RNAcentral holds the sequence, with entries from Ensembl Metazoa. This is a predicted structure of a 72-nucleotide RNA (transfer RNA) from Leguminivora glycinivorella. The coordinates come from a structure-prediction model, not an experiment, and the mean pLDDT is 82. Taxonomically the source falls in Leguminivora (Eukaryota, Pterygota, Amphiesmenoptera, Olethreutinae).

Order: sequence, then C1' cells, then structure tokens
RNA sequence: GGCAUGAUGGUUUAGCGGUAUGAUUCUCGCUUUGGGUGUGAGAGGUCCCGGGUUCAAAUCCCGGUCGUGCCC
Repeated sequence: GGCAUGAUGGUUUAGCGGUAUGAUUCUCGCUUUGGGUGUGAGAGGUCCCGGGUUCAAAUCCCGGUCGUGCCC
C1' cells in the first nucleotide's frame, strides 16, 4: 500500500428502511430477624465520526478514524 471484517447503555449482545432487544450492572419496593436467592418497578444509548440517497437511515451508498485477520 491492497483486500476482508468489525465499532450499538458502565460491560456484553440482537436488530430484513418505520422514534433500538435481551442479559448483566446500578437504584427502589416485596420476600427474610438480617443477608443471599427469588420477584416487581425504574435508571442507563447523540447506534464510532462526517457527508449522500429517502417521506423516513443503526440498517443502503461514499469518505474518515480505530480494532482484528489475510496479501504485498
């Protein structure tokens, strides 16, 4: 330098163009003498950055940054 692939809450993960899913974490309640377990509710995301297409983009297209792998 070229090619492929990935980037989504604190962590991890799903997501066939229609205001993002689950787990875990944290907070509060119930349960307990208390803790754990169980259970209910809530908090937590500018979907890596910039631009384009579209009525509408995490999703499609282009460029960039970073990670991983392969080739030279």

Rfam family: tRNA.